[in-house]
The prediction has a mean pLDDT of 87. This is a predicted structure of a 74-nucleotide RNA (c-di-GMP-I riboswitch aptamer) from a soil metagenome.
RNA sequence: GCAAAGCCGUCGAAAGGCGGUGACGCAGAGCUACGGGGCUACAGCGGUUCGCCGCCACGCCAGCCGGGCCGCCA
Numbered sequence: 001g002c003a004a005a006g007c008c009g010u011c012g013a014a015a016g017g018c019g020g021u022g023a024c025g026c027a028g029a030g031c032u033a034c035g036g037g038g039c040u041a042c043a044g045c046g047g048u049u050c051g052c053c054g055c056c057a058c059g060c061c062a063g064c065c066g067g068g069c070c071g072c073c074a
Stems, first nucleotide, its partner, number of pairs: 001026002006021006024063001030069003034066003037061003044055004
């Protein structure tokens, strides 16, 4: 210097994001979905006992690992 969970507000179908509060942690917990991995499944496709179920990223996670970019202190 940053700020996990929880709580409040807000956006979103969700995952999740943002703001506030709060500190579990982090010496790159800065940026980047390029590779691997993970989460969700509105729409779409298929099925259905019409309750819903399966598949699927074009959505997301950088505080899962690696790569790339730009930096701080000693």
Of the family's consensus pairs, 100% are formed in the model.